[in-house]
Description: Model confidence (mean pLDDT): 80 of 100. This is a predicted structure of a 91-nucleotide RNA (c-di-GMP-I-GGC riboswitch aptamer) from Ornithinibacillus bavariensis. Lineage of the source: Bacteria > Bacillati > Bacillota > Bacillaceae > Ornithinibacillus. The sequence was found by an Rfam model in a public genome assembly.
RNA sequence: GUUGAAAAAGGCAAACUAUUCGAAAGAGUAGGACGCAAAGCCGAGGAUCUAAGGUGCAUCAAGCAUGCCUAUGAUAGCCUAGCUGCCAAAA
Repeated sequence: GUUGAAAAAGGCAAACUAUUCGAAAGAGUAGGACGCAAAGCCGAGGAUCUAAGGUGCAUCAAGCAUGCCUAUGAUAGCCUAGCUGCCAAAA
């Protein structure tokens, strides 16, 4: 450098529960294990999620309306790119 069939030192931890933060998506911590060979880091590209904010029509009322637009927010356990690393196998 290649590979991840088996094994092993070990590692991480989905759903769910409690609590905290957040407008939300979601995140932190503790418990908990569905899974993971990068489920380590990175939000650069794509994808997806959210919409605090912006925006009306209407006799400015009811209503349309859980409306419409937007990422600067979020997801690395969706894909790609980048960086780093453990164990093992074969050469």